[in-house]
């Protein structure tokens, strides 16, 4: 380093519109597409202190927001422990 199990772990919409579909009935649930706002902490691009110090290449928790995400749950960068390579 890489994996595994535990514990921690943040932001931003319980919008709004259209359709299928489920129920006795719906203003309720699930999918499906649109619309506005929004968010930086999976993934990706970008910049480069800086490492290397010749080439090659490495390089942020910064920036962008394609990807994802906006009660909960779920994920979740990274942090701590304790196994195995």
């Nucleotide at each position: 380093u890489g994996u595994u199990u535990c514990g921690g772990g943040a932001g931003a919409g319980a919008u709004c519109c259209g359709g299928u579909u489920g129920u006795u009935u719906a203003u309720c649930g699930a999918c499906c597409g649109g619309a506005c706002g929004c968010c930086g902490a999976a993934g990706g691009c970008g910049c480069a202190a800086c490492c290397g110090c010749c080439c090659c290449g490495g390089a942020a928790a910064c920036g962008c927001u394609c990807a994802g995400g906006c009660c909960a749950a779920a994920g979740g960068a990274c942090c701590g422990a304790a196994g195995c390579a």
A computed fold for an 85-nucleotide RNA from uncultured Henriciella sp., annotated as Glycine riboswitch aptamer. Its mean pLDDT, the model's own confidence on a scale to 100, is 76. It matches the Rfam family "Glycine riboswitch aptamer". Gene Ontology term of the family: glycine biosynthetic process.